[in-house]
Transfer RNA from Butyrivibrio sp. NATIVEDY162, 73 nucleotides, folded computationally. The sequence is in RNAcentral, with records from ENA, MGnify and Rfam. Rfam family: tRNA. Rfam classes the family as a transfer RNA. From the family's description: Transfer RNA (tRNA) molecules are approximately 80 nucleotides in length.
RNA sequence: GCUGGCAUAGCACAGUCGGUAGUGCGUCGCAUUGGUAGUGCGGAGGUCACGGGUCCGAUUCCCGUUGCCAGCU
Numbered sequence: 001g002c003u004g005g006c007a008u009a010g011c012a013c014a015g016u017c018g019g020u021a022g023u024g025c026g027u028c029g030c031a032u033u034g035g036u037a038g039u040g041c042g043g044a045g046g047u048c049a050c051g052g053g054u055c056c057g058a059u060u061c062c063c064g065u066u067g068c069c070a071g072c073u
Stems, first nucleotide, its partner, number of pairs: 001072007010025004019056001027043006049065005
C1' cells in the first nucleotide's frame, strides 16, 4: 500500500431481508435473614463509532473517515 471482518448499556454479546433496540453479568431500591451471602420483585442506564447519501422513515442499505483484528504484497 491492497483486501476482508468487527464497532450496539459499565462489561460480554444478541437483534431487526428498513418501522422508535434486548439478554446475561454488574449497579440501585424493596422483600426475605438476627446480619451477610443467595434468592425473588422492581428501577435506572444506549446520539446503535463518526460524517454524508438514499428513503415517508436508517442501528439495519450505499459512500467516506476513524479505531481494532486478520490476511496479502